Model confidence (mean pLDDT): 82 of 100.
This is a predicted structure of a 510-nucleotide part of an RNA (large-subunit ribosomal RNA, domain I) from a soil metagenome.
Context: one part of a larger RNA
Formats: sequence, C1' cells, structure tokens
RNA sequence: UGCAUGUGGUGGAUGCCUUGGCGAUUACAGGCGAUGAAGGACGUGGCAGCCUGCGUAAAGCUGCGGGGAGCUGGCAAACGAGCUUUGAUCCGCAGAUAUCCGAAUGGGGGAACCCACUCCGUUAAGGAGUAGCCCAAGCUGAAUACAUAGGCUUGGUGCGGCGAACCUGGUGAACUGAAACAUCUCAGUAGCCAGAGGAACAGAAAUCAACCGAGAUUCCGAGAGUAGUGGCGAGCGAAAUCGGAGGAGCCUUGCAACUUUUAGCGUUCGAGCUAGCAAAGCGGUCUGGAAAGGCCGGCCAUAGAGGGUGAUAGCCCCGUAUGCGAAAGCGAGAGCGUGGAACUAGGGUUGCGACAAGUAGGGCGGGACACGUGAAAUCCUGUCUGAAGAUGGGGGGACCAUCCUCCAAGGCUAAAUACUCGUAAUCGACCGAUAGUGAACCAGUACCGUGAGGGAAAGGCGAAAAGAACCCCGGGAGGGGAGUGAAAUAGAUCCUGAAACCGCAUGCAU
Repeated sequence: UGCAUGUGGUGGAUGCCUUGGCGAUUACAGGCGAUGAAGGACGUGGCAGCCUGCGUAAAGCUGCGGGGAGCUGGCAAACGAGCUUUGAUCCGCAGAUAUCCGAAUGGGGGAACCCACUCCGUUAAGGAGUAGCCCAAGCUGAAUACAUAGGCUUGGUGCGGCGAACCUGGUGAACUGAAACAUCUCAGUAGCCAGAGGAACAGAAAUCAACCGAGAUUCCGAGAGUAGUGGCGAGCGAAAUCGGAGGAGCCUUGCAACUUUUAGCGUUCGAGCUAGCAAAGCGGUCUGGAAAGGCCGGCCAUAGAGGGUGAUAGCCCCGUAUGCGAAAGCGAGAGCGUGGAACUAGGGUUGCGACAAGUAGGGCGGGACACGUGAAAUCCUGUCUGAAGAUGGGGGGACCAUCCUCCAAGGCUAAAUACUCGUAAUCGACCGAUAGUGAACCAGUACCGUGAGGGAAAGGCGAAAAGAACCCCGGGAGGGGAGUGAAAUAGAUCCUGAAACCGCAUGCAU
C1' cells in the first nucleotide's frame, strides 16, 4: 500500500409520517370605498423581541343570545399579579372606540411629516368645518346697453380609489409560419386605455328560406374541415338545416275619458343562514413500557363516516345519524290592509294622434363579413353627395324582370352561457419535503439589484421532558460514570441512517 472481515466517524439517501400544497364537485357569495376602502406606518401586554389581535376606550369596551369550569392569544415555558357558578375565558349577533399615511380631500410634501384659517367652547382642554368635478338652487357680474362669460354661497347616501378571473368597447404589435420574403400568417392574439355587472354582450326580423315553409337572442352537438377563400402557397374557414339547453315578450315619440289594480307603503307569517344540544359505564383475563391487540362475556346503533388517545377503540375523547334550537341581524317566498289625504308608476277599454332624413342609397378611400377587389352582394364610415313616403321602401350574393319575404334610420328585456379573489362542505387509481405552491418552518422572508425586478435554503427526540440531579477528566468544547426511559448507537440539526469519503482492530499479500 492493496484485499478481506469486524467495528466506528462523516454524510443524509431510503423507508415511514404530515401541519402544507394540487385538482375537482356542490351550494353560497360575487364586491369594498368620502359613514374614509384595499394596503400600510406607529403604537398597544406586569416583565414583551417577532407573529396574531386591537387603536390613546388600544390581545380590548357595551348590550343581547349560546355555553358551563376553568381562564389571562401563538412562538413559550416559568415567575408575578389577578379574574371566575353574582356564570368568567370562549362562540354568535348588534353597537361604541377606531392615532397617522393612503382616492386622501384645508395648503404643502421626499407616504405615515410640515404649516394653517374659520366657527363653537368664558380662558383652557377640546370639538366641527375648509380639495376638485358634476348636478341643483340662490346671490352677484365684465369687455358691452340688455345680456352672456366669469365669480361667490348653499345643498347632494353624486363621482374619484381598490379588487382574482370572466365581459363590452377603443387602440393595437412582433417573434413565428410560409422551410428565404413583401401580399398572407401569427392575430384583432399579447400589451395598453376606458367602462360595467353578478354575470356581461345580444335580443323580439327592413331575419332566413325557396315557391315548401320557419318565426327574438344566447349556448352545446351535428352539418364540416364540407361550401368557399387563398403569392389557389402556407394557411383561413362559414351558413342554411337538424338535434338539444332554455324559453317571454314589450315600450316611447300623447293627450282625453272611463275603469281597475299592482308596485310603492303598512303589517303578519316565514324555509334557510349567522352560536349550539345530542346514544352505549364496557367488564374480566393474557402478552406488553403502554391495550384500542388475543381469549371469555355485556351494551348502543336512523350513530360501525372520520380523527385522536402510550399498538389496531361503535360504547375513553372530539365527532357522526336522526331529531331539536335564536334574544339579535340577514332573509327566498307567501298572506292581509291600502277608509281618507299626498306623490309617482303600471294594467284594461274607447277616441283622436303618432312610425324615426343629411337617413337609405350613390362616387372616392378604407375597414368588417370564412370571403385577400374579386362577377362581390351584405354591414360600418373619413370625404363629396343624396331619395321615396305604404299606390312606398329593404332583402333574396353583380345586375334586370317576375315572384316570395320583411318594414331600417328610437328604446327595454329574465333564463339557458363565461369566470372564481372568497365562504362552507365533500372527494381524489393527485404530491409526500430535490415532490407538491416560490413558500408544510415567522416566505415574497433572507439575500441580490440604483431601479424595474430577481429570489432561496430550511419538516420529524420521546407515549410523556421524565431534556440527564450528583460525581470524575478538562480553560472550555466534549467525554466517562450515575440517573430517566421500552429503547439514549432515541441526548437535544436527537426516527430510520444507504453510498461516496476517512479511521481503528485483526488476518492475508507485497
């Protein structure tokens, strides 16, 4: 030095576990905000660093209800001081308080700071008000006579800002594909902007169809990768019609008359939601550190879903089935009243009235339609033009005739459809700590970057701390005894403890 065996160190794979994730289903909810949000800063505890809660009334205050023995949140125990059957802690509902910043709104500002004015308050402490826009009302008021612009004041449940996706509108790429590239494609996608709702948009035919007929819109399946379109390349790509989901129709441009009721309003009931209550004494024995395991016997069950407890528990604990339960708040829905007065809206009948013009269409230039200008209908319009008036007009894919069908230039409309920041419950031939969220752990943290932004690692003693008193070596670290424990090669970066790597002992070889 090598090989072998044994025994250790280092290391943290593997196995087992799960507080965390991932993906779904159902129901709910779908908003919060000048009554100051979302998000923060700073405070707040007997001692108080961080998290959580709360706001100078500060881990809390008040009322009502639930509940019934302990309690003063977590890391996190201990000490101290207290509270509580005169019902605490805790849970639900309603209320009070709610510093400063932030739309931030008295002015300013380098967010959490600086500086005001007016009124109330005897002084003081303190309280209230003071942004802009919009709307309404009032008072004023130029050039300029009337006026108007402008100014001032008062009022408003007005607006502003935030929010995961879904939605509508405006604006709008490029990489890419075409095996290069320019029309084309990617794509009206991404991005940006504006706005709304719990959905949005659309919507009751100037629609289709084809000489038969249908009868608003939306969504799904087929029609169909068809008809078409296309440097006829790459590609793009319908509709009629049929089958389903769902189904609902209406109003205005207006007045009169008659009539009537609904909504509004008042009141009563009210499923359900926001706390909860709720069976069985299990007994003996064996193994074991421990019984829930084995054996013998008993009980409950509309409950033998699930979880915990020193191993595998219907009957130990939490729950579960079923039934029951609300002072307060919310509440789908339903019933009754509406005599008189006031205001608004609606229904029915009758009468008269009323039907959309710089519009339809056309020229030029674009855009949208599956359709790239094409034979290109249809829709929108920047520009120039420009009808008819139901004896009328639009459409039926150039255009004309015939025929068919509908009535534009005003408006509203539930459901079927899309989504999930969130609440509750349940599930998984989903993951199990290099996986699953970036994050199982005080993670969008530490750290990096001027900044936009980027962005980790890190889980496991034991049933219970019983976390090793005391003695010895040592400066300590660490170790040896002793003790605890079923186990300490479970001793605190502590379950298991692979490999690489490094020792020690023995044997063999050199």
Background
The full RNA is in RNAcentral, with records from MGnify.